[in-house]
RNA sequence: AUCGUACAAAGGCCACUUUUUCGAAAGAAAAAGGCGCAAAGUUCGGCGUCUACCGUGUAUACCCUUACACCAUGACGGUCCAACUGCCGUA
Numbered sequence: 001a002u003c004g005u006a007c008a009a010a011g012g013c014c015a016c017u018u019u020u021u022c023g024a025a026a027g028a029a030a031a032a033g034g035c036g037c038a039a040a041g042u043u044c045g046g047c048g049u050c051u052a053c054c055g056u057g058u059a060u061a062c063c064c065u066u067a068c069a070c071c072a073u074g075a076c077g078g079u080c081c082a083a084c085u086g087c088c089g090u091a
Base pairs, nucleotide, nucleotide: 012037013036017032018031019030020029021028022027035078041084042083043082045081046080047077048076049075050074055070056069057068058067059066
C1' cells in the first nucleotide's frame, strides 16, 4: 500500500402507537417516541401484496337505490430479486 473486518466510535433510517392534515380507499406527510436494521439508501426495473373513485357485468329496485364480481392508470414491500451508490477500518 492492497484485501478483509468482530467489538466499538461518529452518524443514519425508522417498527409500532398517539395527534393533526390530505385521499374514495389502500395509503401518504409533519411532530413525539425508538421495536429493530450494515444497506431498513436510491431506481421510470422485475416479482409479490393491498385498495377499487371511475369503468364494465350480474341481481335487486323501477319513488329512492342497494349488493356482489372483475378492473390500476393508484398505493406498498422492515417477505424478496436486479442495478447503482455508501460510514469506520482494530484483531
Molecule: c-di-GMP-I riboswitch aptamer
Organism: Isachenkonia alkalipeptolytica